Predicted 3D model of a 157-nucleotide RNA (c-di-AMP riboswitch aptamer (ydaO/yuaA leader)) from a Dehalococcoidia bacterium.
Rfam family: c-di-AMP riboswitch aptamer (ydaO/yuaA leader). Its family is annotated with regulation of gene expression and cyclic-di-AMP binding in the Gene Ontology.
The sequence was found by an Rfam model in a public genome assembly.
Of the family's consensus pairs, 92% are formed in the model.
The coordinates come from a structure-prediction model, not an experiment, and the mean pLDDT is 78.
[in-house]
């Protein structure tokens, strides 16, 4: 000097996943304070159930919810099934890889460019929409940038 990792803080990102008040416990502090934990209430944000009307009312694999997490293509492919009898042929396709289309995210918005994701979980035979109404959640995980064009907002003069 450069790079990587770790710790702390600031500033932010995904997501609904935040704020306020109360008293209780607890740590630090000691001019009456700050933080954390659990509880209660309120606000805010998000999800589910739930009339009429409308929709649906063939069967099959039951059906359904949260979520962007879907669709087909190319290559490979196990269990399995059939034929043959010698190491084969055909069917099939869980799963894997690759690149697409669509969808979702990346520090005000739109477009372009570039990068990333396309998971996972839940209900339990049951739910179309849906006013009133009822009910549930506020976890968890991270570091994308500050590129181009146009627009907006704020600050300064």
């Nucleotide at each position: 000097u450069u790079g990587a990792a770790g710790c702390a803080g600031a500033c932010g990102c995904c997501a609904a996943a935040a704020c306020u008040c109360a008293a209780g416990g607890u740590g630090c502090a000691u001019g009456g304070g700050c933080g954390c934990c659990a509880u209660g209430a309120g606000u805010a944000c998000g999800g589910g159930g739930g009339a009429a009307c409308c929709a649906a009312c063939a069967a099959c694999u039951g059906g359904g919810g949260c979520g962007u997490a879907a669709c087909g293509g190319u290559c490979g492919a196990a269990g399995c099934c059939g034929g043959a009898u010698g190491g084969c042929c055909g069917g099939g396709g869980a799963c894997g890889a690759c690149a697409g289309u669509g969808c979702g995210g990346g520090a005000c918005c739109u477009c372009c460019a570039c990068c990333c994701g396309u998971a996972g979980c839940c209900c339990g035979u049951c739910a179309g929409c849906u006013c009133a109404c009822c009910u549930c959640g506020u976890c968890g995980g991270c570091g994308u940038a500050a590129g181009g064009a146009g627009g907006a907002a704020c600050c300064c003069a």